Bacterial RNase P class A from Acidovorax sp., 342 nucleotides, folded computationally. A source record names the gene rnpB. The coordinates come from a structure-prediction model, not an experiment, and the mean pLDDT is 79.
[in-house]
């Protein structure tokens, strides 16, 4: 110096103004609270809630080295193994390819049916040949031999290629083996409950109920419906809603993930949806100025004197446990590691 690896924060503090929440007050109001590591994507995994559910088989899906941790996981945690890094460490659907079907890209003669491009050995044959041998008067036959050519046969041959016939090689192809899942979700659900329109019961009613005519009485007009309960439902309300696998400490036990006990703390609960707005001051960062040192001149180190401009990614919505994915900057560990110089 250049990296691993874990964890931490996520600008402070004042004041004024506002908003949700809950105490306390007759009321005015006055006190305390009051988003995050990811509250996000909504992938996983449980809790709660209704709804189905004797069993069991079929179909779907999910998982897949071994122990262990957890309420459960696809999470975590240790260790084997692959593999990538000088290394600290990273990353890994990492069960079966003799139960069976599918595939193997480019190259290449051929990719699991097999093949036969070279080239090389051995055997056979076929054309042409020979200062060659034997036989023969002679044309020619036999033999041997040489180049080609063609078949058969062999090679831990050559070349191509991740592999070339070997119990190849892929299952993030279908499959087979083992384990494990019923469905929908806080707009789940449960309670309270108008008006209007339907239902039902029971009473009055064409021997005129009841509506109009401005309130009565009389008259006049339309008239077949009116009242009262009773259940179910909507709109509205309230629960459900935050004490809960919680948080903080401290002691034990485990490499660890976790685990168990002692004390201690209650820390948003909104629901068309609060958590917010100015102001001052201080803090980090960048930029022009300026000033000092440097320089030929720049570049370039330092003053922190003036200006100015920014301070991430994001925002609860039933609860947790996790994975993932965004993120300006900045601590820390008497962690580890490789190099360099003493």
């Nucleotide at each position: 110096g250049a990296g691993u690896c874990g964890g931490c924060c996520a600008g402070g503090c004042a004041g004024c103004c506002g908003c949700u929440g809950c105490a306390c007050g007759c009321a005015a109001g006055u006190g305390c609270a009051g988003a995050g590591g990811a509250a996000a994507g909504u992938c996983c995994g449980g809790g709660c809630u209704c709804c189905g559910c004797a069993g069991a088989g079929c179909g779907g899906g999910a998982u897949g080295c071994a122990g262990g941790g957890u309420a459960a996981c696809u999470c975590c945690c240790u260790g084997g193994c692959a593999c990538g890094g000088c290394g600290a460490c990273g990353u890994g659907a990492c069960g079966a390819a003799c139960a069976g079907g599918g595939c193997c890209a480019c190259a290449g003669a051929g990719a699991c049916g097999a093949g036969u491009c070279c080239c090389g050995g051995a055997g056979g044959g076929g054309c042409c040949g020979g200062u060659c041998g034997g036989c023969g008067c002679a044309a020619g036959c036999c033999g041997c031999u040489g180049u080609c050519u063609u078949c058969u046969u062999c090679g831990g041959g050559g070349g191509u290629g991740a592999a070339a016939c070997g119990c190849g090689g892929c299952a993030a192809c279908c499959u087979c083996c083992a384990u494990c899942c019923g469905g929908a979700g806080c707009a789940a659900c449960a309670c309270c409950a108008a008006a209007u329109a339907g239902g039902c019961a029971a009473g009055c009613g064409c021997u005129g109920a009841g509506g109009c005519c401005g309130g009565c009485u009389c008259g006049g007009c339309c008239g077949a419906g009116c009242u009262u309960g009773c259940g179910g439902g909507u709109a509205g309300g309230u629960g459900g809603c935050u004490u809960g696998a919680g948080c903080c400490u401290c002691g034990g036990g485990g490499c660890a993930a976790c685990c168990c006990g002692g004390g201690g703390c209650c820390u948003a609960g909104a629901g068309g949806a609060a958590u917010g707005g100015c102001u001052g001051c201080c803090g980090g960062c960048c930029c022009c100025g300026c000033c000092g040192g440097g320089u030929c001149a720049c570049a370039c180190c330092g003053g922190c004197c003036g200006g100015g401009g920014c301070c991430a990614c994001a925002g609860a919505a039933c609860c947790c446990g996790g994975c993932u994915u965004a993120c300006c900057g900045g601590c820390c560990g008497u962690a580890c590691u490789c190099c360099c110089u003493u």